The RNA shown here (small-subunit ribosomal RNA) has 1470 nucleotides and comes from an uncultured bacterium.
[in-house]
RNA sequence: AAUUCGCCCUUAGAGUUUGAUCAUGGCUCAGAACGAACGCUGGCGGCACGCCUAACACAUGCAAGUCGAACGAGAAGCUACUUUCGGGUAGUGGACAGUGGCGGACGGGUGAGUAACACGUGGGAAUAUGCCUUUCGGUAGAGAACAACGCUUGGAAACGAGUGCUAAUACUCUAUACGCCCUCCGGGGGAAAGAUUUAUCGCCGAGAGAUUGGCCCGCGUUAGAUUAGCUAGUUGGUAAGGUAAUGGCUUACCAAGGCGACGAUCUAUAGCUGGUUUGAGAGGAUGAUCAGCCACACUGGGACUGAGACACGGCCCAGACUCCUACGGGAGGCAGCAGUGAGGAAUAUUGGACAAUGGGGGCAACCCUGAUCCAGCGAUGCCGCGUGAGUGAAGAAGGCCUUAGGGUUGUAAAACUCUUUCAGGGGUGAAGAUAAUGACGGUAACCCCAGAAGAAGCUCCGGCUAACUCCGUGCCAGCAGCCGCGGUAAUACGGAGGGAGCUAGCGUUGUUCGGAAUUACUGGGCGUAAAGCGCGCGUAGGCGGCUUGGUAAGUAGAGGGUGAAAUCCCAGAGCUCAACUCUGGAACUGCCCCCUAAACUGCCGAGCUAGAAUCCUGGAGAGGUGAGUGGAAUUCCUAGUGUAGAGGUGAAAUUCGUAGAUAUUAGGAAGAACACCAGUGGCGAAGGCGACUCACUGGACAGGUAUUGACGCUGAUGUGCGAAAGCGUGGGGAGCGAACAGGAUUAGAUACCCUGGUAGUCCACGCCGUAAACGAUGGACACUAGGUGUGGGUAGCUUGCUAUUCAGUGCCGAAGCUAACGCGUUAAGUGUCCCGCCUGGGGAGUACGGUCGCAAGAUUAAAACUCAAAGGAAUUGACGGGGGCCCGCACAAGCGGUGGAGCAUGUGGUUUAAUUCGAAGCAACGCGCAGAACCUUACCAGCCCUUGACAUACCAAUCGCGGUUUUCAGAGAUGAAUUCCUUCAGUUCGGCUGGAUUGGAUACAGGUGCUGCAUGGCUGUCGUCAGCUCGUGUCGUGAGAUGUUGGGUUAAGUCCCGCAACGAGCGCAACCCUCGCCUCUAGUUGCCAUCAUUUAGUUGGGCACUCUGGAGGGACUGCCGGUGAUAAGCCGGAGGAAGGUGGGGAUGACGUCAAGUCCUCAUGGCCCUUAUGGGCUGGGCUACACACGUGCUACAAUGGCGAUGACAGAGGGUCGCAACCUGGCAACAGGAAGCUAAUCUCUAAAAAUCGUCUCAGUUCGGAUUGUUCUCUGCAACUCGAGAGCAUGAAGUUGGAAUCGCUAGUAAUCGCAGAUCAGCACGCUGCGGUGAAUACGUUCCCGGGCCUUGUACACACCGCCCGUCACACCAUGGGAGUUGGUUUUACCCGACGCCGGUGGGCUAACCUUUUGGAGGCAGCCGACCACGGUAGAGUCAGCGACUGGGGUGAAGUCGUAACAAGGUAACCGUA
Repeated sequence: AAUUCGCCCUUAGAGUUUGAUCAUGGCUCAGAACGAACGCUGGCGGCACGCCUAACACAUGCAAGUCGAACGAGAAGCUACUUUCGGGUAGUGGACAGUGGCGGACGGGUGAGUAACACGUGGGAAUAUGCCUUUCGGUAGAGAACAACGCUUGGAAACGAGUGCUAAUACUCUAUACGCCCUCCGGGGGAAAGAUUUAUCGCCGAGAGAUUGGCCCGCGUUAGAUUAGCUAGUUGGUAAGGUAAUGGCUUACCAAGGCGACGAUCUAUAGCUGGUUUGAGAGGAUGAUCAGCCACACUGGGACUGAGACACGGCCCAGACUCCUACGGGAGGCAGCAGUGAGGAAUAUUGGACAAUGGGGGCAACCCUGAUCCAGCGAUGCCGCGUGAGUGAAGAAGGCCUUAGGGUUGUAAAACUCUUUCAGGGGUGAAGAUAAUGACGGUAACCCCAGAAGAAGCUCCGGCUAACUCCGUGCCAGCAGCCGCGGUAAUACGGAGGGAGCUAGCGUUGUUCGGAAUUACUGGGCGUAAAGCGCGCGUAGGCGGCUUGGUAAGUAGAGGGUGAAAUCCCAGAGCUCAACUCUGGAACUGCCCCCUAAACUGCCGAGCUAGAAUCCUGGAGAGGUGAGUGGAAUUCCUAGUGUAGAGGUGAAAUUCGUAGAUAUUAGGAAGAACACCAGUGGCGAAGGCGACUCACUGGACAGGUAUUGACGCUGAUGUGCGAAAGCGUGGGGAGCGAACAGGAUUAGAUACCCUGGUAGUCCACGCCGUAAACGAUGGACACUAGGUGUGGGUAGCUUGCUAUUCAGUGCCGAAGCUAACGCGUUAAGUGUCCCGCCUGGGGAGUACGGUCGCAAGAUUAAAACUCAAAGGAAUUGACGGGGGCCCGCACAAGCGGUGGAGCAUGUGGUUUAAUUCGAAGCAACGCGCAGAACCUUACCAGCCCUUGACAUACCAAUCGCGGUUUUCAGAGAUGAAUUCCUUCAGUUCGGCUGGAUUGGAUACAGGUGCUGCAUGGCUGUCGUCAGCUCGUGUCGUGAGAUGUUGGGUUAAGUCCCGCAACGAGCGCAACCCUCGCCUCUAGUUGCCAUCAUUUAGUUGGGCACUCUGGAGGGACUGCCGGUGAUAAGCCGGAGGAAGGUGGGGAUGACGUCAAGUCCUCAUGGCCCUUAUGGGCUGGGCUACACACGUGCUACAAUGGCGAUGACAGAGGGUCGCAACCUGGCAACAGGAAGCUAAUCUCUAAAAAUCGUCUCAGUUCGGAUUGUUCUCUGCAACUCGAGAGCAUGAAGUUGGAAUCGCUAGUAAUCGCAGAUCAGCACGCUGCGGUGAAUACGUUCCCGGGCCUUGUACACACCGCCCGUCACACCAUGGGAGUUGGUUUUACCCGACGCCGGUGGGCUAACCUUUUGGAGGCAGCCGACCACGGUAGAGUCAGCGACUGGGGUGAAGUCGUAACAAGGUAACCGUA
């Protein structure tokens, strides 16, 4: 210090459902680990580890031998002697083999089998134990053989056969027996071995110990009930056998037991443990290496030997396979170490040594040892080290980016100065060995040397998650762990630069734990998210009131035993550190034994009455069953009255009716249901129960005293009840009414609506057993504010109150709970007990199997596959064929139009070389275009130009430029000549500066080319609608709400009142312009009352009036009455020029429509660059079977024509307006005054008035056409306008439909202007004349506010369902077929043990010598492996065909659901 009652320490989250929110819930990620594999890369060392797959098959070598101090024989060699020189004899020597002993049961390998006393842990008794230790005792006598060997002989071989000889610590017998064994207690039985020169090593019997085994037991040890019953040696007993030993271990007999819901049996999977890994822990997963146990050794069976085996490198048999063979017969077993093939994503050398540690044998020397110790290979893992260090800014070059300035790579490099770990070269050189002996190994370590020298990669950079830019690509190629990126500006693909992370590794894949409180013991839930059985009764089980005594099973404390070692943890120590190793400690949370305590639980005993039950009295009730009775209504029948319809619907028809319906009156029949009472009233466990009477009967309640004495609560399995529909048998059948028929509706209508109508609905009996069987809320008990209804009872009195009860039944609410909604003494609050159920969506409550059912079907109940969500509550919007309130020329009431005709104009379409382009419901279509003959012009054809028609910069030349004449070519642009005029500015006087032109080269110009879905700006629209927001506060977990809602009121979110809001901003209103009244001021070009004057306000004069310009006043619901709340306001009135915003205009909130515009302009990106740019001529935009929009003119008498010649306003005018005069029928032409305009001019206003025409295709209407002209213009052919004459079309008031307008408005009438050479029915303005109608808000359209529903949020042009068709995927059924496995019956029965047998053979012992005991072989029997026949179960593969399911950018048909979804939806059933 580890440890821990305590203290202390230890516990992390993120992305993804939504427009947003909270909660539920799944999916995914960040961490750690690995016997790993794969990709890229790879310097060194130490320590570990290395077939997870085929317990697949194996070539070759090795892995178990040893002992001569047990025994006989004995080769080569050596020595001695001898020799006939061939050799022989003796000794020594000890190879090879044999007999014998010990060891081959250890060590080493593997994990197939095994769900079991196999393993772990703790106990136990009926046991064995070679070698070892110790103690006691003994070690006497005798005998017979067999190998080896010799000879003969069989066989290819393996291997034998016969005969003869021989030793022992081999074998046999006898003797002895302290102790040993058996015993009927008399007795009986049983041993030995020697070797040697000493010492010693052995041998036998017995006791004890140690060690190691065998056996038994408690507890622990995977999943499945879609495995519920299993078992005949089975369970027990007796007897015998057997074993080292208990035991059905075996046999005979007897009994009928034994196991099982606390999971037997069966099936599947699996060696178990110490540990390993993860985790805060509890747990989870796992069982390589190391260690303990078990099992196995080619597959199956068997025994022998032995202390020990039913034996990995022993035997026998059977089987499969391989090899040898002379075909007769033999041999083999790497899951020992190496190694080979195969399998596989994948796993090493046919190495060295017994030096160390250990094992076997031996007295020992020693031999053997692929145990072991080492080396080799592999980044497979852990640990350590290195690939250099310091200085170094011109911030080099190069790369990349850039706003073009610069930034970054980056002190990084270069350069200079150092160092040498590792690797390399040379030298010295261990420990491991306490005498000898070192494979490793000339290794570790140390010393010296040279030189920055030999040594860096991998992944990532959208978020999670640290790290960003450029280019390429263009829903392609590709990425992706989840969300998701990519359709022309990709931080997400690919490349590059830069950056981040880790580092001799880095990523990916796979697996496990974690995060996941996502199986919840610690530590979850069930009203609506998944989840309370439809409801009772009740078995087992679980839990259980008060007092007291005992006990000690649970419980608590102390002690003891055990919990192997290693590992983890702590303190030290050794390798230079670390990994690694060693020492000591702590720990091992467990099991067993024992002592103590007795509160609590349990057990035993005694008592109690508060729980529960019983008894008496009483009242309430659609509680149940049976029998009977009643009236109303419907239908039918009969009869009467009566006549043409009835019925039915949105409207109709089918239907009934002149054969008399409907209607009405009377009588009768039948069946079913019981109006009013009737009530969030009553009763019942639920389903459910409703006329009245009677009978039988269940439960609850109140009051009361008495009795029992915990008798209670819950309730798996079980059992009963259980709406409707449905089924069976038999009845019944009025009404209603699936199916069916007909009629409608409809695009269709197998529906909704209508007319009929069968099952059924009703009764009896029997099934079914399900419902949105709901309070979507299991039962019991206790506790925790109240208020107010209602039902039953009791008590009291004041008889309508008070109190009480809970046995109820509702509403609102405290605390509390809840994700919220909500619940709240009838809990979804706070607690206790018991049961049931849930774990993402779909597949699916489906398949298969089982059970039940007559069937329909019910119940129990998966998987493959697929998605990243599905779902709950609440919020804000949007929407509704939802509701309420309100407004608008929205409807209605009116007036006039459009739609029909002709023409004008725009659009579509068609055509074309081109008919340039855009605009497209409202909100495109007389729109861009306030004016296309050329130009415009963007289009087409043709001809030309290429630094360009235009800008800036550079160089050179010229000094201008420009104007003008003529000629030629050409369609012109343009080109080539040519005449004349002109000869730039500044100046420091310098070809110096500027300017201009021409020529040249390059940057560039240019583009009405594309993208309005990259944009700015501008505009339309909802809409001049009354809305849109903010700050602070408050409420809500939050999104959000409040304010802004409510009651009134307004044109208005206008104002008032109220209110958890108080204020504020953008909008409204007002301020601005104009018209209407008045005042003041100023009077020219305006005006003229008074004075004069004139043809004439012409002139003088004047500024009163009109008018004009300017400045003011005036109107504010200010006053009165009524009403309203005494408010805001509204109604009426007075006064006033004007009255309630006086009329009109300008003014357009937050936002919506990816609305419109790249062709006004600006602009990113892309594209073109002798053309998509520029110039010119001509053409086109003006086409024309047709369709639409907007207009003009008409169809006529409210009119046409003619005549008369009255009254405006507002504008324009010098490249102009032009009076006036002349000419012309006219358009117009020729002259010409005035006017830069209150002066002159355009300028004539027109409708009006008067006359005429008299209802007709006209004296309406004017298109079209012919012809003659005018004007503008370079030019009127395509293609202008106008005038004259002539011509005189359609059209007689317009179908469905549709538009505008509420007062100086509609209608009608003319005038002016912009554009413009010319061209106006269009547009923008101006005035003249001048109406009708509005009851009202039901309906259509649009809008505002509040509310409601929602499965919508791209927001109803939304969402979404099912069939069919196509492609793919997994799966069920399936005639059958193939294989595995288990099992039943029978047959066969190897080897072997056991039993039997006597007629074969037989050394030791006995013997009476004959034989016996015993043995060997033979035969028979029981058991039994393999094999066979027949059957059963189970699992898996394949399978024609077939069923549904899932998935799939744009298929078909409908529209079922979401809004009242257009028939409310949904559940069960047919």
The prediction has a mean pLDDT of 83.